[in-house]
Context: one part of a larger RNA
Molecule: small-subunit ribosomal RNA, 5' domain
Organism: uncultured bacterium
RNA sequence: GACGAACGCUGGCGGCGUGCUUAACACAUGCAAGUCGAACGGGGUAUCGAAAGAUGCCUAGUGGCGGACGGGUGAGUAACACGUGAGUAACCUGCCCUUUACUACGGGAUAACGUGAAGAAAUUCGCGCUAAUACGGUAUGAGACCACGGUGCGGCAUCGCACAGGGGUUAAAGCUCAGGCGGUAAAGGAGGGGCUCGCGUCCCAUUAGGUAGUUGGUGAGGUAACGGCUCACCAAGCCUACGAUGGGUAGCCGACCUGAGAGGGUGAUCGGCCACACUGGAACUGAGAUACGGUCCAGACUCCUACGGGAGGCAGCAGUGGGGAAUAUUGGGCAAUGGAGGAAACUCUGACCCAGCAACGCCGCGUGAAUGAUGAAGGUCUUCGGAUUGUAAAGUUCUGUUGCGAGGGAAGAAAAAAAUGACGGUACCUCGUAAGCAAGUCACGGCAAACUAUGUGCCAGCAGCCGCGGUAAUACAUAGGUGACAAGCGUUGUCC
Numbered sequence: 001g002a003c004g005a006a007c008g009c010u011g012g013c014g015g016c017g018u019g020c021u022u023a024a025c026a027c028a029u030g031c032a033a034g035u036c037g038a039a040c041g042g043g044g045u046a047u048c049g050a051a052a053g054a055u056g057c058c059u060a061g062u063g064g065c066g067g068a069c070g071g072g073u074g075a076g077u078a079a080c081a082c083g084u085g086a087g088u089a090a091c092c093u094g095c096c097c098u099u100u101a102c103u104a105c106g107g108g109a110u111a112a113c114g115u116g117a118a119g120a121a122a123u124u125c126g127c128g129c130u131a132a133u134a135c136g137g138u139a140u141g142a143g144a145c146c147a148c149g150g151u152g153c154g155g156c157a158u159c160g161c162a163c164a165g166g167g168g169u170u171a172a173a174g175c176u177c178a179g180g181c182g183g184u185a186a187a188g189g190a191g192g193g194g195c196u197c198g199c200g201u202c203c204c205a206u207u208a209g210g211u212a213g214u215u216g217g218u219g220a221g222g223u224a225a226c227g228g229c230u231c232a233c234c235a236a237g238c239c240u241a242c243g244a245u246g247g248g249u250a251g252c253c254g255a256c257c258u259g260a261g262a263g264g265g266u267g268a269u270c271g272g273c274c275a276c277a278c279u280g281g282a283a284c285u286g287a288g289a290u291a292c293g294g295u296c297c298a299g300a301c302u303c304c305u306a307c308g309g310g311a312g313g314c315a316g317c318a319g320u321g322g323g324g325a326a327u328a329u330u331g332g333g334c335a336a337u338g339g340a341g342g343a344a345a346c347u348c349u350g351a352c353c354c355a356g357c358a359a360c361g362c363c364g365c366g367u368g369a370a371u372g373a374u375g376a377a378g379g380u381c382u383u384c385g386g387a388u389u390g391u392a393a394a395g396u397u398c399u400g401u402u403g404c405g406a407g408g409g410a411a412g413a414a415a416a417a418a419a420u421g422a423c424g425g426u427a428c429c430u431c432g433u434a435a436g437c438a439a440g441u442c443a444c445g446g447c448a449a450a451c452u453a454u455g456u457g458c459c460a461g462c463a464g465c466c467g468c469g470g471u472a473a474u475a476c477a478u479a480g481g482u483g484a485c486a487a488g489c490g491u492u493g494u495c496c
Stems, first nucleotide, its partner, number of pairs: 001495003005492005012365006018358002020323001025321003029318003034065003039062002042059007072276003082200007091193003096189008104138002107135001113128006144169003148165001150163005174181002202248003209239003214236008251273004255266004278299005301312004329355001331354003337351001338349004368398004378389004403433006412423001440485005445466003451480005461468002
């Protein structure tokens, strides 16, 4: 000098930030991911109608998109995890943008629903009916894919690109307010991702040898893709004092702190990447997950139970218990920004924007200003003369920051207008009011700015170091005075 700090004493206001560093301990309760009726058939309800039915609204279900984002945490990880620079002639990419072509014909089911049944429940089963942008089939089909042979160009070894050829394989879905919105195939783009490599990345040698899918080859399988990634066979390799292997510790970086710099330390908030989601394992769906608020299995724990069987996962936002020196509200709003769905209206959004709590930090302001000598009283000291507190107070004249009361009152909100603000009647402005409501903390032997008195008597105590205290203690305690900083001051801890 710095801090996500804590503790002691004290505490007026505002702005902007920050706030479980410990038990990745366990969690009551509420909320945090839905949306689309312009994909589909039902059901309910309202209106009209004699009825059939029509229209509007709501919706459990089928279907689509989203739930892989956003949000949290740092347990694991010493690793291509991260940083940086390359490669991919070894790859993928939903939504979005550009371009081209197409969007033909037909079919069988199934949930909802009805009905019956089992169960305490969770839930499940039988029979019957029905629709689709759900699911099959057929057609067409190119510069797509597969194999074949041809020409040209290029490179980086395997090879890549372009052009023409005949053969084989593969597609689609409709809705509509008639404006559009969609669907399929192919090519390109943008953005996103996978994989590979060079270099860099803590401590211990009181860790010296390690390794059998191990190292390489051939072939096959698998993957979006290369690869012992996996398998069969063959060879015996591969790493290592330039530190392998083992052990310990740790998320990495942009940055932050310190320092003249070199360096040292840290990795809170904010941003990028990674990993994890009660513990361990596994795959499914999907453009994308081996998926925090999905599934299955095992385990520990908690809960319900009619004892047969079931349910759960806050390292989301609040909140509770516990641990701890220690860390906040079970708040408001989708008004803004952004996200998901939707043609849109809109719905959802504890992301986010705000408010609340905390001097936790930084910054700003205030606690009055001017004048005022009988140098008042009181206190303290005293050589008893006085000195000091001290222009300090009182008194006089002012001001109105803050506070309080009253009136007005935003920007943030856009596209020509209208409508739309949680914050918030907030900020800000004006008027009134009254010096009225607002100062402490630590130190005063030297280092180191600041001194006397009394008490105590190696006691009680102080102390960062040196050291003070045993009867005149500037070092303990108290008082007066003084110094420093100030809504803070001091102490402790940690880093430079």